[in-house]
Molecule: FMN riboswitch aptamer (RFN element)
Organism: Anaerolineae bacterium
RNA sequence: AGGAUCCUUCGGGGCCAGGUGCGGUCACGCGACCAAUUCCUGACCGGCGGUAAGGGGUAGCUCCCCAAGCCCGCAAGCGAUUUGCAAAUGCGAAUUGCAGAUCCGGUGCAAAACCGGAGCCGACGGUACAGUCCGGAUGGGAGAAGGAACUG
Numbered sequence: 001a002g003g004a005u006c007c008u009u010c011g012g013g014g015c016c017a018g019g020u021g022c023g024g025u026c027a028c029g030c031g032a033c034c035a036a037u038u039c040c041u042g043a044c045c046g047g048c049g050g051u052a053a054g055g056g057g058u059a060g061c062u063c064c065c066c067a068a069g070c071c072c073g074c075a076a077g078c079g080a081u082u083u084g085c086a087a088a089u090g091c092g093a094a095u096u097g098c099a100g101a102u103c104c105g106g107u108g109c110a111a112a113a114c115c116g117g118a119g120c121c122g123a124c125g126g127u128a129c130a131g132u133c134c135g136g137a138u139g140g141g142a143g144a145a146g147g148a149a150c151u152g
Base pairs, nucleotide, nucleotide: 001151002150005148006147007146008145009144010143016042017041018040019039023034024033025032026031043132044131045122046121047074048073049072050071054066055065056064057063069120070119077098078097079096080095081094082093083092084091085090102118103117104116105115106114124135125134126133
């Protein structure tokens, strides 16, 4: 220094306030009260790798560091097929399908990334319809850091 090996550790943030009232309790004459982090208004959040016209380091750089939720990918999630183990609809493996969201203005040779503005998006199960609650999950995980052995 390298990669097809192994080990260890790490590896996700966010709801309050007001309104409405599905439904319910009491009264049963008007009515009173409870009741959504899910609805409406406002609020809040942004995993990992890459890219980089911004920022920092440097005497300086083509070097190093930081910088995108919506530019390119990955992961979690939901299925399908095949298959291994198993008493078991359980656990695992391989292949594969689905899998969110950005515009406008400015600058400029060039903007998907910069500056300004306005928007938009967010697995599955539960429940009054959930990015923020509860659950699978003391799980999995893209990957990050360190170490060992090996090779040069």